[in-house]
RNA sequence: CUUUCAUCGCGAGUGGUGGAGGGAACCGGCCCAACGAAGCCCGGCAACCGACCGGCCGCCGCCAGGCCGGCACGGUGCCAAGUCCGGCAGACUCGACGUCUGAGGAUGAAAG
Numbered sequence: 001c002u003u004u005c006a007u008c009g010c011g012a013g014u015g016g017u018g019g020a021g022g023g024a025a026c027c028g029g030c031c032c033a034a035c036g037a038a039g040c041c042c043g044g045c046a047a048c049c050g051a052c053c054g055g056c057c058g059c060c061g062c063c064a065g066g067c068c069g070g071c072a073c074g075g076u077g078c079c080a081a082g083u084c085c086g087g088c089a090g091a092c093u094c095g096a097c098g099u100c101u102g103a104g105g106a107u108g109a110a111a112g
Base pairs, nucleotide, nucleotide: 001112002111003110004109005108006107007106008105013042015041016040017039021032022031023030026087027086028085029084043079044078045077048075049074050073052070053069054068055067056066057065083104088102089101090100091099092098
């Protein structure tokens, strides 16, 4: 980088440092930010994967394996606003506005 699958609800700081940006990228919008942005440290949230613990299924029995729950040790992730909103396609609509679905994007796991 590509493909497949799952999720995109909730939640998370009156800390330290740092100094002007930030909300992934482009365009448009709308916001956040000197009452201090990003980054870094600490802290926290969550529970995708692994480990561990328990229950059930499985079996004559023990395993393998599966399901459910717990935990938060390890690997990620996340900590304004719906995935901040729109852009592209489709459905509803005479049309517009608008709503919904998908695409797109993000994160994880697996494979290449």